[in-house]
RNA sequence: UCGGGGGUCGUCUAAUGGCAGGACAGCGGGUUUUGGUCCCGUCAAUAGGGGUUCGACUCCUCUCCCCUGAG
Numbered sequence: 001u002c003g004g005g006g007g008u009c010g011u012c013u014a015a016u017g018g019c020a021g022g023a024c025a026g027c028g029g030g031u032u033u034u035g036g037u038c039c040c041g042u043c044a045a046u047a048g049g050g051g052u053u054c055g056a057c058u059c060c061u062c063u064c065c066c067c068u069g070a071g
Stems, first nucleotide, its partner, number of pairs: 001070007010024004018054001026042005047063005
């Protein structure tokens, strides 16, 4: 320099253009003599800019970062 893959709550993982969800973790509460288990609630995310569209995590484009291949 060129090609390929990837970037979503703190972590992991869904969402085939139509409410961004689940699990674990955290916090609060219930249960329990205490802890743990279990139950309920809560917190919290689409890497950034632009475009297409009534509507974008999703499609297009540029940039950034990570992994990988070639030279």
A computed fold for a 71-nucleotide RNA from a Fidelibacterota bacterium, annotated as transfer RNA. The sequence is in RNAcentral, with records from ENA and MGnify. Rfam family: tRNA. RNAcentral records the identical sequence in 2 taxa.